Molecule: transfer RNA
Organism: Chloroflexota bacterium
C1' cells in the first nucleotide's frame, strides 16, 4: 500500500430491506432476620458522512475503529 473481514445497551449475541430483540449483568420491588436463590417490574444501544428506497442496523461510496492475509522496506 492493496485485498478480506468486523463494529447493535456494561459484556456476549440475534434482527439479513418493514415496531431493534434474547442472555448475562444494573436498579426498584416481592419473598427473606440478613445475603444468594426465585418471582415481577424499569432504564439501557445500531462508530460517523453521503446515497438508494415509500422505508435502511441490513444494500451502496467515502471515512474511523478492531480483526486477518499479502506485498514493500530493512
Nucleotide at each position: 500500500u492493496g485485498c478480506c473481514u468486523u463494529g447493535u445497551g456494561g459484556c456476549g449475541c440475534a434482527a439479513c430491506g418493514g415496531u431493534a430483540g434474547c442472555g448475562c449483568g444494573u436498579c426498584u420491588g416481592a419473598u427473606u432476620c440478613u445475603g444468594a436463590a426465585u418471582c415481577a417490574g424499569a432504564a439501557g444501544a445500531u462508530c460517523g458522512a453521503g446515497g438508494u428506497u415509500c422505508a435502511a442496523a441490513u444494500c451502496c461510496u467515502c471515512g474511523c475503529g478492531g480483526g486477518g492475509c499479502a506485498a514493500c522496506c530493512a